[in-house]
This is a predicted structure of an 86-nucleotide RNA (c-di-GMP-I-GGC riboswitch aptamer) from Aquisalibacillus elongatus.
The sequence was found by an Rfam model in a public genome assembly.
The organism belongs to Aquisalibacillus, within Bacteria.
RNA sequence: UCCGAUAAUGGCAAACUUACUGAAAAGUAAGGACGCAAAGCUACGGGUCUAAGGUAUUAAUUACUAUGAUCGCCGGGCCGCCGAAG
Numbered sequence: 001u002c003c004g005a006u007a008a009u010g011g012c013a014a015a016c017u018u019a020c021u022g023a024a025a026a027g028u029a030a031g032g033a034c035g036c037a038a039a040g041c042u043a044c045g046g047g048u049c050u051a052a053g054g055u056a057u058u059a060a061u062u063a064c065u066a067u068g069a070u071c072g073c074c075g076g077g078c079c080g081c082c083g084a085a086g
Stems, first nucleotide, its partner, number of pairs: 002086001003083002011036002016031006034072001040078003044075003047070003053065004
C1' cells in the first nucleotide's frame, strides 16, 4: 500500500412518529435503528424523484421542461479512524 477481522475505540442512522420549512420532491430538529468501513465532504458524469415558474394544449385538462431534490442508486474528485490474517 492493497485489504477489511465474530478485534478495539468511537461514529453515522433506513422505515416509522412528532414539530417546523417547502408548490412538490425533499430538508431540518427530536425520538427510533434497517443497515453502513467512508452511510465523511462534493450534484462533476450517468440514473432516479418533483414540476412552482415557463412552453404547448384543452370544455375541464393534459404533456414537456430544473433553475429544484437525492452522495443511504452507480461512477468520478477531495479528505480520513483502527490494524488481525494474507

Of the family's consensus pairs, 95% are formed in the model.